[in-house]
Context: one part of a larger RNA
RNA sequence: CUGGGCGUAAAGCGUCUGCAGGUGUCCUGCCACGUCUGAAGUCAAAUGGCGAUGCUUAACAUCGUCAACGCUUCGGAAACGAGCGGGAUCGAGUCACUCAGAGGUACCUGGAAUGUCGUGUGUAGGGGUAAAAUCCGUAGAUCCACGAUGGAACGCCGAAAGCGAAGGCAGGGUACUGGGGGUGUACUGACACUCAGAGACGAAAGCGUGGGGAGCAAAGGGGAUUAGAUACCCCCGUAGUCCACGCCCUAAACGAUGCGGGCUCGGUGUAGGAACUUUUCAAUUGGUUCCUGUGCCUUAGCUAACGCGGUAAGCCCGCCGCCUGAGAAGUACGGCCGCAAGGCUAAAACUC
Numbered sequence: 001c002u003g004g005g006c007g008u009a010a011a012g013c014g015u016c017u018g019c020a021g022g023u024g025u026c027c028u029g030c031c032a033c034g035u036c037u038g039a040a041g042u043c044a045a046a047u048g049g050c051g052a053u054g055c056u057u058a059a060c061a062u063c064g065u066c067a068a069c070g071c072u073u074c075g076g077a078a079a080c081g082a083g084c085g086g087g088a089u090c091g092a093g094u095c096a097c098u099c100a101g102a103g104g105u106a107c108c109u110g111g112a113a114u115g116u117c118g119u120g121u122g123u124a125g126g127g128g129u130a131a132a133a134u135c136c137g138u139a140g141a142u143c144c145a146c147g148a149u150g151g152a153a154c155g156c157c158g159a160a161a162g163c164g165a166a167g168g169c170a171g172g173g174u175a176c177u178g179g180g181g182g183u184g185u186a187c188u189g190a191c192a193c194u195c196a197g198a199g200a201c202g203a204a205a206g207c208g209u210g211g212g213g214a215g216c217a218a219a220g221g222g223g224a225u226u227a228g229a230u231a232c233c234c235c236c237g238u239a240g241u242c243c244a245c246g247c248c249c250u251a252a253a254c255g256a257u258g259c260g261g262g263c264u265c266g267g268u269g270u271a272g273g274a275a276c277u278u279u280u281c282a283a284u285u286g287g288u289u290c291c292u293g294u295g296c297c298u299u300a301g302c303u304a305a306c307g308c309g310g311u312a313a314g315c316c317c318g319c320c321g322c323c324u325g326a327g328a329a330g331u332a333c334g335g336c337c338g339c340a341a342g343g344c345u346a347a348a349a350c351u352c
Base pairs, nucleotide, nucleotide: 004323005322006321007306008305012320014201015200016199017198021194022193023192025088026087027086028085029084030083033081034080035077036076037075038074039073040072041071042070048066049065050064051063052062053061054060091191092188093187094186095184096183097182098181099180103177104176105175106174107173108172109171110154115149116148117147118146119145120144125136126135162169163168206247207246208245209244210243211242215241216240220236221235222234223233258319259318260317261316262315263314266297267296268295269294270293271292272291273290274289275288276287277286301308302307325352326351327350334345335344336343337342
C1' cells in the first nucleotide's frame, strides 16, 4: 500500500446546482507519454540468498558468487489508457405534435363555520366535568331570527391518487412561470456521470421592523385533582400562529436506504400516455401490448436476523460523503457565521 463496512448494530451530507478533480460509448488512422519487452550502464562497502573456508561446534568471521527493485541510454511491440486527427449514433441534448398534475409566484374572488357588534324575540339559567368549581347571566345571558364586521382555514370531491430536488404543495379564477410523461425519429454528434471547496433552496420554532389578530394557544392567572401537582382535566389568557420585508439553517429534514448507469423469474392493483383490436352508423365500452410513475405479494439471490427482492438491501461499474469501543461530547478551546438564540467545524485528560 492492498484487504472491511454504512435500512434497524458506529456510519448516506436535509436537498439540489456545479468549477477543479476522478471516471467516460462504437469504428478507424497516426504517435509512442503511460504500459509491456530485449540489451548495456549504474545500483560503494557492510547487510541478504547460495557455495566454500577459519576459530573444537555454533554464534561470529573470511572468501567466492548471485540477484531483485529503482534510475539512465539504445532497440522493439501497439492490445489497453493518454494525446492528435477522421467517422458513427445506442449515451446526452435539441426540435415537432400531444398529455396529466394540490409544482412555483402575484393578483382577484366564494361559501360553510367560530368570534364580536347591532336589532328583534324571549326568561332564568348557561357553560364545563368522571364529579365539580373558577367563569358568563335579571345592567337580560344561553337559545332563535335578521343584519353587520373581522381574521384564519378550505368540508364533500379525496384515493394505497397526483406534483415537486428536498423542505413541501389542496376552495374557485386569471396572468406569468419551472419541471415531467408519451409519440415521431427531423437535428447536434459523447456535448456525458459524479463532485472536495463554493453557491442556492431549506418544516416548525425563534429573532428584527412594520402591519394584522377570529379561533387556537407556550408563558402567566384562576378553579379542580392530589400527600404535594410548578402536570394531566376545567375557566381565562400574552407572545406566537397570519401578512410584507430581512435574518436564523435546525429536525425521527426518514425509505433511518447518496447520485448515475448496465444486467437479472413471475403475479396483482393504481396514475399518465401511445399503438393494435372488439363493439358501433359514430361516440364509447371492453381486451392485448409498449413506455413512464406509484403500491402490494413473490422466484433466484442477498441478509446476523428482521426483512429486501426490476422502485433491490440481488449481480456489477463510476464518483462523492461517512464509520472505527462506551462515557466524557456533538461538549471545551480556537476559527468562521449570526442582532440574539445559537449554528458549523471539532478534541483531550479522565473513567469503564